[in-house]
RNA sequence: AGAGUUUGAUCCUGGCUCAGAUUGAACGCUGGCGGCAUGCUUAACACAUGCAAGUCGAACGGUAACGAUGGAAAGCUUGCUUUCCAGGCGACGAGUGGCGGACGGGUGAGUAAUGCAUAGGAAUCUGCCCAGUAGCGGGGGACAACGUGUGGAAACGCACGCUAAUACCGCAUACGCCCUACGGGGGAAAGCGGGGGACCUUCGGGCCUCGCACUAUUGGAUGAGCCUAUGUCUGAUUAGCUAGUUGGUAGGGUAAAAGCCUACCAAGGCGACGAUCAGUAGCUGGUCUGAGAGGACGACCAGCCACACUGGGACUGAGACACGGCCCAGACUCCUACGGGAGGCAGCAGUGGGGAAUAUUGGACAAUGGGGGCAACCCUGAUCCAGCAAUGCCGCGUGUGUGAAGAAGGCCUGCGGGUUGUAAAGCACUUUCAGCAGCGAGGAAAAGCCUAGGGUUAAUAUCCAUGGGUCUUGACGUUAACUGCAGAAGAAGCACCGGCUAACUUCGUGCCAGCAGCCGCGGUAAUACGAAGGGUGCAAGCGUUAAUCGGAAUUACUGGGCGUAAAGCGCGCGUAGGCGGUUAGAUAAGUUGGGUGUGAAAGCCCCCGGCUUAACCUGGGAACUGCAUUCGAUACUGGCAAGCUAGAGUAUAGUAGAGGGAAGUGGAAUUUCAGGUGUAGAGGUGAAAUUCGUAGAUAUUAGGUGGAACACCAGUGGCGAAGGCGCCUAACUGGUCCGGUACUGACGCUGAGGAACGAAAGCGUGGGGAGCAAACAGGAUUAGAUACCCUGGUAGUCCACGCCGUAAACGAUGAGAACUAGACGUUGGGAAGCUUAGACUUCUUGGUGUCGUAGCUAACGCGAUAAGUUCUCCGCCUGGGGAGUACGGCCGCAAGGUUAAAACUCAAAGGAAUUGACGGGGGCCCGCACAAGCGGUGGAGCAUGUGGUUUAAUUCGAUGCAACGCGAAGAACCUUACCAGCCCUUGACAUCCUGGGAACUUGGCAGAGAUGCCUUGGUGCCUUCGGGAAUCCAGUGACAGGUGCUGCAUGGCUGUCGUCAGCUCGUGUCGUGAGAUGUGGUGUUGAGUCCCGUAACGAGCGCAACCCUUGUCCUUAGUUGCCAGCAUUAAGUUGGGCACUCUAAGGAGACUGCCGGUGACAAACCGGAGGAAGGUGGGGACGACGUCAAGUCAUCAUGGCCCUUAUGGGCAGGGCUACACACGUGCUACAAUGGGCCGGUACAGAGGGUCGCUAACCCGCGAGGGGGUGCUAAUCUCACAAAACCGUUCGUAGUCCGGAUCGGAGUCUGCAACUCGACUCCGUGAAGUCGGAAUCGCUAGUAAUCGUGAAUCAGAAUGUCACGGUGAAUACGUUCCCGGGCCUUGUACACACCGCCCGUCACACCAUGGGAGUUGGCUGUACCAGAAGCCGGUAGUCUAACCUUCGGGAGGGCGCCGUCCACGGUAUGGUUAAUGACUGGGGUGAAGUCGUAACAAGGUA
Repeated sequence: AGAGUUUGAUCCUGGCUCAGAUUGAACGCUGGCGGCAUGCUUAACACAUGCAAGUCGAACGGUAACGAUGGAAAGCUUGCUUUCCAGGCGACGAGUGGCGGACGGGUGAGUAAUGCAUAGGAAUCUGCCCAGUAGCGGGGGACAACGUGUGGAAACGCACGCUAAUACCGCAUACGCCCUACGGGGGAAAGCGGGGGACCUUCGGGCCUCGCACUAUUGGAUGAGCCUAUGUCUGAUUAGCUAGUUGGUAGGGUAAAAGCCUACCAAGGCGACGAUCAGUAGCUGGUCUGAGAGGACGACCAGCCACACUGGGACUGAGACACGGCCCAGACUCCUACGGGAGGCAGCAGUGGGGAAUAUUGGACAAUGGGGGCAACCCUGAUCCAGCAAUGCCGCGUGUGUGAAGAAGGCCUGCGGGUUGUAAAGCACUUUCAGCAGCGAGGAAAAGCCUAGGGUUAAUAUCCAUGGGUCUUGACGUUAACUGCAGAAGAAGCACCGGCUAACUUCGUGCCAGCAGCCGCGGUAAUACGAAGGGUGCAAGCGUUAAUCGGAAUUACUGGGCGUAAAGCGCGCGUAGGCGGUUAGAUAAGUUGGGUGUGAAAGCCCCCGGCUUAACCUGGGAACUGCAUUCGAUACUGGCAAGCUAGAGUAUAGUAGAGGGAAGUGGAAUUUCAGGUGUAGAGGUGAAAUUCGUAGAUAUUAGGUGGAACACCAGUGGCGAAGGCGCCUAACUGGUCCGGUACUGACGCUGAGGAACGAAAGCGUGGGGAGCAAACAGGAUUAGAUACCCUGGUAGUCCACGCCGUAAACGAUGAGAACUAGACGUUGGGAAGCUUAGACUUCUUGGUGUCGUAGCUAACGCGAUAAGUUCUCCGCCUGGGGAGUACGGCCGCAAGGUUAAAACUCAAAGGAAUUGACGGGGGCCCGCACAAGCGGUGGAGCAUGUGGUUUAAUUCGAUGCAACGCGAAGAACCUUACCAGCCCUUGACAUCCUGGGAACUUGGCAGAGAUGCCUUGGUGCCUUCGGGAAUCCAGUGACAGGUGCUGCAUGGCUGUCGUCAGCUCGUGUCGUGAGAUGUGGUGUUGAGUCCCGUAACGAGCGCAACCCUUGUCCUUAGUUGCCAGCAUUAAGUUGGGCACUCUAAGGAGACUGCCGGUGACAAACCGGAGGAAGGUGGGGACGACGUCAAGUCAUCAUGGCCCUUAUGGGCAGGGCUACACACGUGCUACAAUGGGCCGGUACAGAGGGUCGCUAACCCGCGAGGGGGUGCUAAUCUCACAAAACCGUUCGUAGUCCGGAUCGGAGUCUGCAACUCGACUCCGUGAAGUCGGAAUCGCUAGUAAUCGUGAAUCAGAAUGUCACGGUGAAUACGUUCCCGGGCCUUGUACACACCGCCCGUCACACCAUGGGAGUUGGCUGUACCAGAAGCCGGUAGUCUAACCUUCGGGAGGGCGCCGUCCACGGUAUGGUUAAUGACUGGGGUGAAGUCGUAACAAGGUA
């Protein structure tokens, strides 16, 4: 520090997710040791049991228990036991009294301020402590305990009687103290203990002294109370709150200021800088994170606060409204004799419960600290320790070295090996930690006792402080540390390995099981599931989950945005607020510098030090960014006062304009009314119909009516804030602009709330209503058509008044100000120049446009009218959906508007641009694509292939074009893969091993055959004599074999787009990039063919050419070819010749080369000449990058899977040839210009042939048979070419057409023609008279027509391939159909239109709104009620201290009354939560239903 994820790819926006750190954690797997920390986050739920606050006998009366001592008695063991007595002693239960139970410990419920933090303040109190001053005299009366009696189950009392005090009350005294009217008045105390020289004594002591205690008071310290300022969470879908409320006066009250309380007076106080209300929450030092700013948190430790079962209350006290005190009320629990009582773990342990989850009913007061005490000492669940827990942090260990035969085993493998891996074993060492044994610090200082000098004192007593000596005090503790002993011995796991993210293979599984943080894996070759091997990362831990911060600049102060991604209010006016020109002055609030105080400690940071180190701990420093105060500075900002004129405004001369409201007027057109003319249609549409019209329409003509709107001018022209504004006229009225001058003197800008304006539609009332026109009706269209089209037509549109307040109210661009190149238009004003007086040019200023520089932008684009560079102010945004919805509030007559969520759900949604593809988008162009023609198919019969059906099997594959006379260039057996049956199992075939034998062969029998049994002949070749090669048989196991599956695992081959003209690359340039350019443009071509131009320049694969064939000529060569001339024959038969034809080798020829025209002086095109051939001469081979998961595992090859006495192999038979039917491809026909039959006469090319083609000749009507010649082929042969031509006949008929079908007889091939061959002859003579919708081929030697040959093949073509003969018609043209190419455009498509995608309905699930209501919580108001208690009153009653005139009084207690008030109650509101029949929409789901709304002109933009 970033990464993954939207796309085919790109850039951006934007969300989601990950990597880091952390935790009082929990869960899973695992677990050796130690140190230091930490440990109910939930039920402030309920608690059994024990402990957690006592102490003082040196305050007191005392003596229940214990002990010592003394005395007495009894028992006897004669020095013991028991009993009794003695508060005189050590001590001490209960009690009186003092101090302490207000600290320490726990918890975080409440509390949003009576709190906390920081900084200040004045009107206060303060036990114990410190210092000072002054005292401590003399009396009195009670009450507990106790005793007696008595009540009660108990808790606990009641009555009478006795008694002490440091308990209580007076009196005296009063330096200081308090009150005061300044005269005066008032108020204290307590003793106890130690010691003692004189003196006194009632022998107790007094007295003195010391210590402790006590009283009054001053000051301090400490602690506490009060006040002020600032800061301190969320919500405005909480906007108004407040009557003791705000202030004053008087009184009361408190330790103390104060409405703290009461009475009266005034009407204030708080609030948009967020009052009130609601929700949530203890606050802080700090902790976690972060670069920081921030964000989240407030466990442990420390400070403050609050609470102690819930609510209320006071008492005591220095301090409480009191955790282990009291009273009352309530809930709960316990005891009970039912009358009544007791209790409060949020102290330490512990229990139940809740929960994912959190420990021992431990030890000790040894240390530190606290309470009491003179002290010893006692108490102390504070504390110190131990126990439990990997809960965290830190440290250590589980061994070290050597060790290649690279062991075994595992795993993988291309079978060679690789890896685990120096890892192990082996060898040599070491012993931390744990274990056992021993030794053994420190935490301990004191106090006590003895003593030295010092202080106090009359004192060498005591007492105090200091020093020395002595004597002890350790829970932890089996302490730490150290030493010894033995032995590698007791000690490694967890997660992950598709990318992010370090780490890969095999097997299993087969969209199953499962994984998953995000993207996503899994449908038979899964590095993603499960396992294994291996690896990676951490390590006594490792992962997961939860949570916080970070990354996230994703709330942006640091540090974001708003034209199109989310986001500028529809528009102006204007309040508060924010911001604000220029000059000098003074001030010093902001700002800035220094000082001072504070910012607790701990923590963070730095340094030293202590535990072996570290964590941890001690000490010091720094820091604590803050607040307060004080002294300076004065540039800027602010407040103050004074000026200026550049901002703003006013006056004045002009100016253009659909600016506004109101009034009046005008013509054209539509409709309508009533006439004239006139006659059969009109109207409307893609085409029609509804409709109007013989009752006279439409049309035409003159006139009237009524309403609405104002053609041309008219213009990216004008005006207005926006909405918006358009005939003309006059009056009223707002604003702008321009020129010069004068004046005011910052008067300005923006603008939350607010209040105006605000298209259309809509609403209310009343008018008006020509045209148009929702709704509605009818006609069409359609599968439907609640639409688009047509005919009608009502609200409405118009006017007046009043509402509504929204629009894609758009420049999708808030307002204002300043600055920053230009060019060209247009509109308004002004100035100058020139001028034919039309204008034009230049400058300036206000508007409105186009292009463009810099700059900006994700890009598109913006660009002085900014989206540039800055400033000020306002509004708004923070992923998509849910949703601009629900609820609530406000507004509205309603419609509705405005404000405005959440649950849930997805990993995207989106912007701009790119390349494709597509379009019922556009342009250009081509093709037998259409058109023009010729001939067919589709109808018939047959052949053949396919589907379907059938079957034991009808083997398999091919399926739009691009399957269907296709694989198959040829199924009777074979082929053959299929079916039923009979057989074989190392196999029909290959290699290896062992044993034996030559191989091979004759015949017979059984059998359908395979096969089996028997039998005959036969001993080979080479040799180094060992054997070997070939071959056969048997056996064993490795293996063979498979036309079994997967063409969606593959290679190869092939089809198709398409012989279409395209497809790319290098370098350069442009672009952030995907990409573009090149290859786009003009022209041209069959062509990305060529030329020109050009940020491109070149190149490659394609095109073309090179190749083959054909067309002309030449050369060479003439046999088997040819024959002009010569000779010859039946015949080129022969001689001869090679001129010609021909054959087969080589060359020539054609290149837009030449001429004319067009074109741009190009490329090229058109015409012509010459030429055998002319613009690619004709034909063929040749098929770019790629597309279709196209076809083929059955040509072949091949991965994986499957079968192995069978899915392999052999055999004979059957099937592939079936047949209601449908389709494709063909053949033959339907006949007469070209036909059929018969007769005659010509002319080819290219092929094949020895397991072959076969001649002559003979036989047969014929197929064919016999025959045997020639030929390994320019020689022989298949082999007569047929149409054609000549002649005859037929005469439009189911025929002298047509030949299917069937009967008979034959031929040939073959082992064999039954299923199931071809051909021949005789006979038979079906359909069919030119073919519906539709559809195919062909542009010249082509179509059509005629025959010939070949491959396959024993035989078996109407198929296929090849060959020649005869030989046409037509093409105006590119509108349309189909296919294709280039450019451009739109796109929400990219699996690419066979795309994408919307809504209702149906089903399932989820959350949510409404809902008659129902049930809780909190709370307001009004009222009732009123425990305990304080305060106040008091005429009842009781009363020790003091006073008294002895009567009583003062004072007090009880009782009663009153104020306040908790619980409780009644009534009525508010708010919130849960629930609710039914209901509304929403979301998500598998391939449901109906349509097709959107995306292309999406078929009606």

This is a predicted structure of a 1501-nucleotide RNA (small-subunit ribosomal RNA) from an uncultured prokaryote. RNAcentral holds the sequence, with entries from ENA. Its Rfam family is "Bacterial small subunit ribosomal RNA". The family is grouped with related families in Rfam's "SSU clan". Its mean pLDDT, the model's own confidence on a scale to 100, is 85.